[in-house]
Context: one part of a larger RNA
RNA sequence: CUGGGCGUAAAGGGUCCGUAGGCGGUUCGGUCAGUCUUCUGUGAAAGCUCCAGGCUCAACUUGGAGUCGUCGGGAGAAACUGCCGAACUAGAGACUGUCAGAGGCAGGUGGAAUUCCCGGUGUAGUGGUGAAAUACGUAGAUAUCGGGAGGAACACCAGUGGCGAAAGCGGCCUGCUGGGGCAGUUCUGACGCUAAGAGACUAAAGCGUGGGGAGCGAACCGGAUUAGAUACCCGGGUAGUCCACGCCCUAAACGAUGAAUGCUAGGUCUCCGGGGUGUUAAUUCCCUGUGGGCCAAAGGUAACCCAUUAAGCAUUCCGCCUGGGGACUACGGCCGCAAGGCUAAAACUC
Numbered sequence: 001c002u003g004g005g006c007g008u009a010a011a012g013g014g015u016c017c018g019u020a021g022g023c024g025g026u027u028c029g030g031u032c033a034g035u036c037u038u039c040u041g042u043g044a045a046a047g048c049u050c051c052a053g054g055c056u057c058a059a060c061u062u063g064g065a066g067u068c069g070u071c072g073g074g075a076g077a078a079a080c081u082g083c084c085g086a087a088c089u090a091g092a093g094a095c096u097g098u099c100a101g102a103g104g105c106a107g108g109u110g111g112a113a114u115u116c117c118c119g120g121u122g123u124a125g126u127g128g129u130g131a132a133a134u135a136c137g138u139a140g141a142u143a144u145c146g147g148g149a150g151g152a153a154c155a156c157c158a159g160u161g162g163c164g165a166a167a168g169c170g171g172c173c174u175g176c177u178g179g180g181g182c183a184g185u186u187c188u189g190a191c192g193c194u195a196a197g198a199g200a201c202u203a204a205a206g207c208g209u210g211g212g213g214a215g216c217g218a219a220c221c222g223g224a225u226u227a228g229a230u231a232c233c234c235g236g237g238u239a240g241u242c243c244a245c246g247c248c249c250u251a252a253a254c255g256a257u258g259a260a261u262g263c264u265a266g267g268u269c270u271c272c273g274g275g276g277u278g279u280u281a282a283u284u285c286c287c288u289g290u291g292g293g294c295c296a297a298a299g300g301u302a303a304c305c306c307a308u309u310a311a312g313c314a315u316u317c318c319g320c321c322u323g324g325g326g327a328c329u330a331c332g333g334c335c336g337c338a339a340g341g342c343u344a345a346a347a348c349u350c
Base pairs, nucleotide, nucleotide: 004321005320006319007304008303012318014201015200016199021194022193023192025088026087027086028085029084030083031082033081034080035077036076037075038074039073040072041071042069047067048066049065050064051063052062053061054060091191092188093187094186095184096183097182098181099180103177104176105175106174107173108172109171110154115149116148117147118146119145120144121143125136126135162169163168206247207246208245209244210243211242215241216240220236221235222234223233258317259316260315261314262313263312266295267294268293269292270291272289273288274287275286276285299306300305323350324349325348332343333342334341335340
C1' cells in the first nucleotide's frame, strides 16, 4: 500500500466558522483532457513462464515464443468524469406573513431567606451529635417583635418541557441583538456538502490588577472518633465562590455515538406551527411539518442493545485506532505571568 475498524473491547477532534483540497442536482449542445478501441515506435541481454534441442539424467545450457510500461506518436469512439456554452428548479439562499423560546449582551427593579447592627419584651440556657465536647450565653444569648445594613441566589410555576454549535441558559421589567419553526411558492438559479492548516468560543478550578464579601467554604485551628485519624462527624475559618478588565484552554467537554444527504413497517406521549371535518363553540376528531421521549418490526450487533433523533441500507468529506505497562511521560518545538497546555518517542519489561 491492499485490508479491518472507532456506543460499551484500542479508536469521533469539546464546539463552531471557514481557507486550500476532495466531492457535487436536472436537460441540451460542443470539445476530447481523463476513459475506451486500433495501428505504429520503443521497452538491450540475462532473468521468469511455456515449447523444442544438447551434455547418460538433473543442475546447467542452446534456440523459439511469451511475459515486462500511469511510455512516445498517429487514427478513431463519445456513454461516463472533466472543460466550454445555453437552459431548468426538486438542493441552497432570499422575500412576505405568522409563531414559540431560561438564546446572547446591557441597564433597572422585587420579594422570601441567611448573617450582622440598633431598639423593645424576656431569662437561663442555646447549639450540636450516634453520644458528646469544643463553641455561644447573666457584659443578658437562644426565642420573639420593630427598624436598619449588605451580599449572594431566585421557592412555587417546572415538565422524559423550552432555547443554544458546544460550553451552557431559570424572579420581574426595559433597550439592543443572534438563531429557529410553520405557511405562501413571489424572486435568485447549483450560488452546494465536507473541511487539513488558520481563526473564534469554551464548565469548574487556577492566575494578574482593582473592587466586593451575606452564606458557603480548600488550606488552617480547635472538639470528637480511633490503635492511630494529617479523614469521615461537630465548632470556627483564609483563599475562593460575586463584579470589571486581562489571561489560562482543561473535563466522564458523554448520546462515551463527527458532519451532510437520500432511502427503509408501525404504535404511543409530548412542545411549537399549519390545514381539514364538525359545531352555537374544536382544548376533544382527522391530516400534516420541525423538535423532544418511550415501545417495537425488518435489518444490524460479540452480546448488551440500536431501530425514520439508527448502531439499518448507501454516498461524500474530515478526525482517529493498530497488544498491556513504561507514557495524557522524557527530549525538542510552539504557547502561557505562573500553574501548566498542545504535539509526542525510546530503552526496558510482560
Molecule: small-subunit ribosomal RNA, central domain
Organism: Chloroflexota bacterium